Predicted 3D model of a 498-nucleotide part of an RNA (small-subunit ribosomal RNA, 5' domain) from Skeletonema marinoi.
The source organism's lineage runs through Eukaryota, Thalassiosirophycidae, Thalassiosiraceae, Skeletonema and Skeletonema marinoi-dohrnii complex.
Its mean pLDDT, the model's own confidence on a scale to 100, is 86.
The RNAcentral record of the full RNA draws on ENA.
[in-house]
Context: one part of a larger RNA
């Protein structure tokens, strides 16, 4: 002297603006935070509208399957987004290159979409269980499943040869065969994104840690994997790393920034952005182009929570919220209007991402708490040498101003896109006009360092201190007045950093 995600104390108008559990990755009560597609199916549990009947005239049954649409198979998303730094000192992450790789959705191309089957959940009976849920018979449809044809620039290959796909829906037109549109589906082969894999380099501290290491280090075969490879195994060989710090212990998420500094550099990794892990602790695999998956699954564990004791059900490190830790961190809000993402042809539906309000001077920046006149230097307080002085143009008056605030009119932009569509905001943000100086100043310090003095009070006593030091009867250093000096809606202590 600059900075902070900061706390504490005394105050404390009013706006833009960003930021807001640094501690227990403690433990979590209640709501949401991932669903959509009926233009893939079978369907009809609700509503609605149509029709039939009954009749109490607005209820009731019952039909169709129009609008919709619970529960169901089925596709596409739940690998995004959004939290969090535990753990990692490592190809973890930066930076530079590589070769033996997969990539739904998209995007441009070539070819093709023939023709058949048996199933199974809803639904329907029955049955067990307190429940979570299961079991058995009958039935049944698909863009679900399984053959058949077909077919290469796909695959395998002993080069003879084998093996190898598909599903439809919905518009529109029909002379009922079919054409046709549009969305799909199969197969090669590119492109685009995304991902895995590998390497040089660089990436705290400890030697009061000097030796480490058997899949260990490498070779042949072999499995493996979307792929290279001890990745995993049989067998050989004895390798391999280490004072250029191996092992081992501690600490730690990296980075782009950020925060000081002339700069080198030292600290740091909160918001944003990009990578990595991680999801009650461990460990595992299924599914799927993708996960060894935060709101999936199994299995153990520890904790809660229901129970007919036979079983069961849970995971806020998503937004809100409580509880408990802490000097410390916020509302159990509003919208999907905007951007963005999922699923749809769409229309919509879902989005605690996102947009926005709320609270708290937490930070930054910006405005205000009035302006000119006004000397009888009034009162009043404070000191005083009693003459005065000072507080002081300060106040009263007098004239003017309305930023700010109430109050009334008027009113965007933010919406792309003809039209409609705003949470914010029952009119924000500006604009007028009215009212009235009215609603708005502390807070720390005056010994030197360091801008700023006197009186009183006490009397090494209360007390003050950052250093030096200040008090023991004249204390500018303590406590109070009064003056002053800084800074300002803040001030000032205290943590920390350079």
């Nucleotide at each position: 002297g600059a900075u902070u995600g900061a706390a504490c104390g005394c105050u404390g108008g009013c706006g833009g603006u960003a930021g807001g559990c640094u501690u227990a990755a403690c433990a979590c009560a209640u709501g949401c935070a991932a669903g959509u597609c009926g233009a893939g199916c079978g369907g009809a549990a609700a509503c609605g509208a149509u029709c039939u009947a009954g009749c109490u005239u607005g209820c009731u049954a019952g039909a169709g399957g129009c609008g919709u649409c619970g529960a169901g198979c089925g596709g596409c998303g739940g690998a995004c987004g959004g939290g969090u730094g535990a753990g990692u000192a490592a190809c973890g992450c930066g930076u530079a290159g590589g070769a033996a790789u997969c990539u739904a959705c998209c995007c441009a191309g070539u070819a093709g979409u023939u023709g058949g089957g048996g199933a199974u959940a809803g639904c329907c009976c029955g049955g067990a269980g307190a429940a979570a849920u299961c079991c058995g018979g009958a039935u049944u449809a698909a863009u679900a499943c399984c053959g058949a044809a077909u077919a290469a620039u796909c695959u395998c290959u002993a080069c003879g040869g084998a093996g190898g796909a598909a599903a439809g829906u919905g518009g529109g037109c029909u002379u009922c065969g079919g054409c046709u549109c549009a969305c799909g589906c199969u197969a090669c082969a590119g492109g685009a994104u995304g991902a895995g894999c590998c390497u040089g380099c660089g990436u705290u501290g400890g030697a009061u840690u000097a030796g480490c290491u058997a899949g260990u280090u490498g070779g042949u075969g072999a499995g493996g994997u979307a792929a290279g490879a001890g990745c995993u195994c049989a067998c050989c060989a004895a390798g391999g790393c280490g004072a250029c710090g191996a092992u081992c212990c501690a600490u730690a998420g990296c980075u782009g920034g950020u925060c000081u500094g002339a700069g080198a550099g030292g600290a740091u990794g909160a918001u944003c952005a990009g990578c990595c892990a991680c999801a009650c602790u461990g460990g595992g695999a299924c599914u799927g182009a993708g996960a060894c998956a935060c709101g999936g699954c199994c299995c153990a564990g520890a904790c809660u929570c229901c129970u007919a004791c036979g079983g069961g059900a849970g995971g806020c490190a998503g937004c809100a919220g409580u509880g408990g830790g802490g000097a410390a961190u916020u509302u159990u809000c509003c919208g999907c209007a905007a951007u963005g993402g999922g699923c749809g042809a769409a229309a919509g539906c879902c989005u605690g991402a996102c947009g926005g309000a709320g609270c708290a001077a937490u930070a930054c920046c910006g405005c205000g708490u009035g302006a000119g006149g006004g000397a009888a230097g009034a009162c009043u307080g404070c000191c005083u040498a009693u003459g005065g002085g000072u507080u002081g143009u300060a106040a009263a008056c007098c004239u003017c101003u309305u930023u700010u605030u109430u109050c009334a009119g008027g009113g965007a932009g933010g919406a792309a896109u003809c039209a409609a569509u705003g949470a914010c905001g029952u009119g924000u943000a500006c604009c007028u006009g009215a009212a009235g100086a009215a609603u708005a100043a502390g807070c720390a310090u005056c010994g030197g360092c360091u801008a700023a003095c006197u009186c009183c009070g006490u009397g090494c006593c209360a007390g003050c201190a950052g250093c030096c030091g200040c008090g023991g009867u004249a204390a500018u250093a303590c406590g109070g007045a009064g003056g002053g000096u800084g800074c300002a809606a803040g001030c000032g202590u205290u943590a920390a950093u350079c």